RNA sequence: UAGAGAUAUAGCGAUGAAGCUCGCUUAACCGCACUUCGGUGCUGAUGGCUUCUGCCCCGAC
Numbered sequence: 001u002a003g004a005g006a007u008a009u010a011g012c013g014a015u016g017a018a019g020c021u022c023g024c025u026u027a028a029c030c031g032c033a034c035u036u037c038g039g040u041g042c043u044g045a046u047g048g049c050u051u052c053u054g055c056c057c058c059g060a061c
Stems, first nucleotide, its partner, number of pairs: 010025004016052006031042004
């Protein structure tokens, strides 16, 4: 650069990975409170369950 085939057997569900499960999608998805709209504060590694890793707190050795 050219041709052919496939496109959900895929992807997504506020911070990592895996398994199971639920819902959703050619976009699903991108938390909450306050605010003088400059910003300030808070929770959580899950959509849910389990495990691992990381973080925070407490206790024991």
Predicted 3D model of a 61-nucleotide RNA (Fluoride riboswitch aptamer (crcB RNA motif)) from an Actinomycetota bacterium.
Its mean pLDDT, the model's own confidence on a scale to 100, is 84.
Taxonomically the source falls in Actinomycetota (Bacteria, Bacillati).